[in-house]
RNA sequence: CGUCAUUCUCAGGGCAGGGUGAAAUUCCCUACCGGCGGUGAUAGCCCGCGAGCGCCAUUCUUCGGGAUGGGUCAGCAGAUCCGGUGUAAUUCCGGGGCCGACGGUCAUAGUCCGGAUGGAAGAGGAUGAUG
Numbered sequence: 001c002g003u004c005a006u007u008c009u010c011a012g013g014g015c016a017g018g019g020u021g022a023a024a025u026u027c028c029c030u031a032c033c034g035g036c037g038g039u040g041a042u043a044g045c046c047c048g049c050g051a052g053c054g055c056c057a058u059u060c061u062u063c064g065g066g067a068u069g070g071g072u073c074a075g076c077a078g079a080u081c082c083g084g085u086g087u088a089a090u091u092c093c094g095g096g097g098c099c100g101a102c103g104g105u106c107a108u109a110g111u112c113c114g115g116a117u118g119g120a121a122g123a124g125g126a127u128g129a130u131g
Stems, first nucleotide, its partner, number of pairs: 001131010017029003031111002033100002035049004044098002052076002055070006080096005102114003
C1' cells in the first nucleotide's frame, strides 16, 4: 500500500424586498439554494448514484385504504448554450438561459409544514486477518 471481515463516526442548502387579494414565504415582479461518485482541470443542467412516489410480492381490511418486504423492474424524473483561455474544460473565466419527488395548506410551494430524532449515494476512522 492492496484485498477481505467486523465495527464506529459523519453524510442537503434556500423567500430578503415589493405587488394583488378575504386569504399566498404557494400567484406576479424580484431574491435565494445546489447531495454523492466519475470525468484529460474544479460540473444542479456530461455519465452514473441516492432518499421519496409509483410499481411488484406477501398480508390485513370497515373496500377508502393500511402493514411488511423487494430495489430498477415499464414509469414520475428534471434542466446548457454562446464566446474566451488551454495539450485538455457542456466542469475554469465572461455572458445569456434552464431545472427541481411525494403528502399537506383559508390560494397553485425547489425555499413553509410533514413522513424524517428516518433512510441513504457515499466519505473518513478503528480493530483483526491476509498478500
Predicted 3D model of a 131-nucleotide RNA (FMN riboswitch aptamer (RFN element)) from Palleronia caenipelagi. The prediction has a mean pLDDT of 80. Lineage of the source: Bacteria > Pseudomonadota > Alphaproteobacteria > Roseobacteraceae > Palleronia. The sequence was found by an Rfam model in a public genome assembly. Its Rfam family is "FMN riboswitch aptamer (RFN element)". Gene Ontology term of the family: FMN binding.